Source information
This is a predicted structure of a 71-nucleotide RNA (transfer RNA) from a Microcaldota archaeon. It matches the Rfam family "tRNA". By type it is a transfer RNA. The coordinates come from a structure-prediction model, not an experiment, and the mean pLDDT is 82.

Parts: sequence; structure tokens; C1' cells
RNA sequence: GCGCCGAUGGUCUAAUGGUAUGAUCCAAGCCCUCCAAGCUUGAGGCCCGGGUUCGAUUCCCGGUCGGCGCA
Repeated sequence: GCGCCGAUGGUCUAAUGGUAUGAUCCAAGCCCUCCAAGCUUGAGGCCCGGGUUCGAUUCCCGGUCGGCGCA
């Protein structure tokens, strides 16, 4: 330098055009003599810019970062 793959809450992860899923963590409550465990509720996220579309996490182009391969 070229090619391929990836980037989603604090952490891990699913979703491949139509209000983003689950776990864990955190906060509040219930239960319990207390703690732990368990139960309920809540807060918290689509790497950045542009394009296509009625509508983009998803499709296209460019960029950044990371991984792998070739030179």
C1' cells in the first nucleotide's frame, strides 16, 4: 500500500429496512430478624460524516479505530 471482517448502555450480546433484545452492573420497592439469594419496576446504547428511502442499527460511499491475510 491492497483485500476481508468487525465497532450496539459501565461490561457482554441479539436484531439484516418499520418505536433495538437479553444478561450483568446501577437505583428504588417487595420478601426476610439481618445479610445473601429471589421477585417487581426504572435509568442507561446503534463509532463519525454524507447519500438512497415515506422510514436506516440494517443498504451505498467516505472516514476513524481494532483484528486477520497478502505485498
The RNAcentral record of the sequence draws on ENA.